[in-house]
Molecule: transfer RNA
Organism: Lentisphaeria bacterium
RNA sequence: GCCUGCAUAGCUCAGUCGGUAGAGCACAUCCUUGGUAAGGAUGAGGUCUCCGGUUCAAGUCCGGAUGCAGGCU
Numbered sequence: 001g002c003c004u005g006c007a008u009a010g011c012u013c014a015g016u017c018g019g020u021a022g023a024g025c026a027c028a029u030c031c032u033u034g035g036u037a038a039g040g041a042u043g044a045g046g047u048c049u050c051c052g053g054u055u056c057a058a059g060u061c062c063g064g065a066u067g068c069a070g071g072c073u
Stems, first nucleotide, its partner, number of pairs: 001072007010025004019056001027043005049065005
């Protein structure tokens, strides 16, 4: 230099044909206990890496940038 993949909650990851963003763990409050752990209920937490484009509508499609990983030379 060229090619490929990835970027979504604090962490690990889903998200189907483009149509109101989700799970597990963690966190907060409550229940339970003599007190913990475990268990149960409820809740909070997201400009879907960034900039543009297409569309009535984009996490999803298109172009570019950045970062990470891998490959080729």